[in-house]
Molecule: c-di-GMP-I riboswitch aptamer
Organism: Roseateles asaccharophilus
RNA sequence: ACACGAUUACGGCACACCCGCUUGAAAGACGGGGUCGCAAAGCCUCCGGUCUACCGCUCUCCCCUGCAGGCGAGCCACGAUAGCGGGGUUGCCGGC
Numbered sequence: 001a002c003a004c005g006a007u008u009a010c011g012g013c014a015c016a017c018c019c020g021c022u023u024g025a026a027a028g029a030c031g032g033g034g035u036c037g038c039a040a041a042g043c044c045u046c047c048g049g050u051c052u053a054c055c056g057c058u059c060u061c062c063c064c065u066g067c068a069g070g071c072g073a074g075c076c077a078c079g080a081u082a083g084c085g086g087g088g089u090u091g092c093c094g095g096c
Base pairs, nucleotide, nucleotide: 004094005093012038013037017033018032019031020030022029023028036083042089043088044087046086047085048084049081050080051079056075057074058073059072061070062069
């Protein structure tokens, strides 16, 4: 140095849940409290998975002479998740 992860040290982060004159269509994010856990639960959406579906597309129904309009269903990521994995990258300690 790399690999590795202990009855090691200093520490770090913060699940669920609660709060919010924060943000978003939502999923979620953000701020505060909280502390399940995490040796990268630091950072990055390149790959896969998962979540949401504003917009868009298709279809049923309602309405109409017709167009337009309304409701619902299905599909859909350019959105989200780094605490779902893989990968990239940086980092504390040093027993075997």